This is a predicted structure of a 173-nucleotide RNA (Lysine riboswitch aptamer). The coordinates come from a structure-prediction model, not an experiment, and the mean pLDDT is 78. The model forms 100% of the base pairs in the Rfam consensus.

[in-house]
RNA sequence: GCUAAUGGUAGAGGUGCAUUGUUUAAGAGUAGACUGCUGGAUAUGUCGGGCAUAGAUGAACGCAGUGAAAGGAAACAGUGCCGAAGUGGUAAUAACCUGAAUUAUUACUGCUGGGCAUAUGGUGAAGAACCAUGUGACUGUCAUCAAUAACUUGAUGGAGCGCUGCCUAAAGA
Numbered sequence: 001g002c003u004a005a006u007g008g009u010a011g012a013g014g015u016g017c018a019u020u021g022u023u024u025a026a027g028a029g030u031a032g033a034c035u036g037c038u039g040g041a042u043a044u045g046u047c048g049g050g051c052a053u054a055g056a057u058g059a060a061c062g063c064a065g066u067g068a069a070a071g072g073a074a075a076c077a078g079u080g081c082c083g084a085a086g087u088g089g090u091a092a093u094a095a096c097c098u099g100a101a102u103u104a105u106u107a108c109u110g111c112u113g114g115g116c117a118u119a120u121g122g123u124g125a126a127g128a129a130c131c132a133u134g135u136g137a138c139u140g141u142c143a144u145c146a147a148u149a150a151c152u153u154g155a156u157g158g159a160g161c162g163c164u165g166c167c168u169a170a171a172g173a
Base pairs, nucleotide, nucleotide: 002172007167008166009165010164011163014082016081017080018079019078020077021076022075023074024073033066034065035064036063037062042054043053044052045051046100047099048098049097050096085112086111087110088109089108090107091106092105093104094103095102113139114138116136117135118134119133120132121131122130123129141158142157143156144155145154146153147152
């Protein structure tokens, strides 16, 4: 000097990801909200059982008037980022107790390179949006092969535990 396991660090992908704020639509002319009339014993806390709360100083239903909010979404701006993050499973905790279900958070774990379109199914108030599976083309990246003087192009395959730059430098010849 070569090779480069390992560790560190900086990056790329693009209709990229998350989050916060503002506005808007929807939720909804809806209610476990308020008022009046009617009515006459139930109503509410997801469902069953319990328990609690409201109720003859008048419950629910109905009519009239008034009339929200949350979860979910979009646009714009900001912030943090590039396993960004999303989603499935299991466990724990919380939502009055308990069985079931649901939601949220946390931990562990499976899957997904990225977004787009589309079909079916699901979540959802929703024709929004999202999720799962399939299909299609697009795109980044690496490997192999082919073409090219080169740039680059094409085919096939892989997966983010990937890819690129720099530093490190076990072992090896």